Transfer RNA from a Bacillota bacterium, 76 nucleotides, folded computationally. The organism belongs to Bacillota, within Bacteria. RNAcentral records the identical sequence in 3 taxa. Rfam family: tRNA. By type it is a transfer RNA. The prediction has a mean pLDDT of 82.
[in-house]
RNA sequence: GGGGGAGUAGCUCAACUGGUAGAGCGGCGGUCUCCAAAACCGACGACUGUGGGUUCGAGUCCUGCCUCCCCCGCCA
Numbered sequence: 001g002g003g004g005g006a007g008u009a010g011c012u013c014a015a016c017u018g019g020u021a022g023a024g025c026g027g028c029g030g031u032c033u034c035c036a037a038a039a040c041c042g043a044c045g046a047c048u049g050u051g052g053g054u055u056c057g058a059g060u061c062c063u064g065c066c067u068c069c070c071c072c073g074c075c076a
Base pairs, nucleotide, nucleotide: 001072002071003070004069005068006067007066010025011024012023013022019056028042029041030040031039049065050064051063052062053061
């Protein structure tokens, strides 16, 4: 330098064909218990890596850049 993949909640991952971003775990509050654990209930938590574009509407499509991973190549 070329090609491919990934970036969404504290963590691990979803989001079908573009149509109000969800789950599990963790943390918090509650019920239960003598206390705790377990179990159950509840609320909170991400303007989706970043800047543009297309669209009535973008996590999703197009594009510049950034970070990480894999493969190929080049120089020494």